RNA sequence: ACUGACAAAGGCAAAUUCAUCGAAAGAUGAAGACGCAAAACUACCGGUCUACGGGACCUGUCCUACGAUAGCGGAGUUGCCAAAA
Numbered sequence: 001a002c003u004g005a006c007a008a009a010g011g012c013a014a015a016u017u018c019a020u021c022g023a024a025a026g027a028u029g030a031a032g033a034c035g036c037a038a039a040a041c042u043a044c045c046g047g048u049c050u051a052c053g054g055g056a057c058c059u060g061u062c063c064u065a066c067g068a069u070a071g072c073g074g075a076g077u078u079g080c081c082a083a084a085a
Stems, first nucleotide, its partner, number of pairs: 003082002011036002016031006034071001040077003044074003047069003053064005
């Protein structure tokens, strides 16, 4: 460097519930653990979700990200530990 144990020391925290924020997707905090060796960070590429606003028309439907998702995949940046091979 690569790799990743039923290892050690620590770390994070899905669903769900409550509170707050938000138009929503969702976020934050507390409780809680399904899981995670990058489940640390960055929306750069692809995907997905939402549609306040804007647009279209057949007027209640469709389109639209500048919003969200890093625990969807890729990429980039940083990083703890150490058996076996």